[in-house]
RNA sequence: GCCCUCGUCGUCUAGAGGUCAGGACCCCCGCCUUUCAAGCGGGCAAGACGGGUUCGAGUCCCGUCGAGGGCACCA
Repeated sequence: GCCCUCGUCGUCUAGAGGUCAGGACCCCCGCCUUUCAAGCGGGCAAGACGGGUUCGAGUCCCGUCGAGGGCACCA
């Protein structure tokens, strides 16, 4: 330098263009319990950034940034 993959709640992760973006763990509140743990119910919280396409984008396209990998160069 070229190519490929990835970037979603605090963490891990689902979502083949169409419900208010879902689930688990953590955290918070409540129930239960003599207490704690466990269990049960509820709650908070996310699309890396900027554009484009579209009636509609997490999803498709372009660029930037970041992470990982491969190839090349290294006289």
This is a predicted structure of a 75-nucleotide RNA (transfer RNA) from a Myxococcales bacterium. The source organism's lineage runs through Bacteria, Pseudomonadati, Myxococcota, Myxococcia and Myxococcales. Model confidence (mean pLDDT): 81 of 100. Rfam family: tRNA. Rfam classes the family as a transfer RNA.